[in-house]
Molecule: SAM riboswitch aptamer (S box leader)
Organism: Megasphaera sp. UPII 135-E
RNA sequence: GUUCCAUCAAGAGUCGGCGGAGGGAUUGGCCCUGUGAUGCCGCAGCAACCUUCGAUAGAAAGGUGCUAAUUCCAACAGUUAUACUACUGGAAGAUGGGUA
Numbered sequence: 001g002u003u004c005c006a007u008c009a010a011g012a013g014u015c016g017g018c019g020g021a022g023g024g025a026u027u028g029g030c031c032c033u034g035u036g037a038u039g040c041c042g043c044a045g046c047a048a049c050c051u052u053c054g055a056u057a058g059a060a061a062g063g064u065g066c067u068a069a070u071u072c073c074a075a076c077a078g079u080u081a082u083a084c085u086a087c088u089g090g091a092a093g094a095u096g097g098g099u100a
Base pairs, nucleotide, nucleotide: 003098004097005096006095007094008093013043015042016041017040018039022032023031024030026075027074028073029072044067045066046065049063050062051060052059053058071092076089077088078087079086
């Protein structure tokens, strides 16, 4: 990487070091960013998918994951509406566990 299943409205960094320009997957919008982003390392934290214990309820936190904005919003289809808008489902994406 393929494919299947589950979840995605909650939660958690104004931290220290390195570094120096883009980043938020794509496109559009809208945001973040030299008051130093994205990233890497350290520390701290959140959560509980797998895991361990347990008869269950639940507990713990070993493996992942995560710590701006609902997956930031929309994209495709539909409902509603004069329109704005609101809503539903899907797609795409992310994470975990399984799979030939």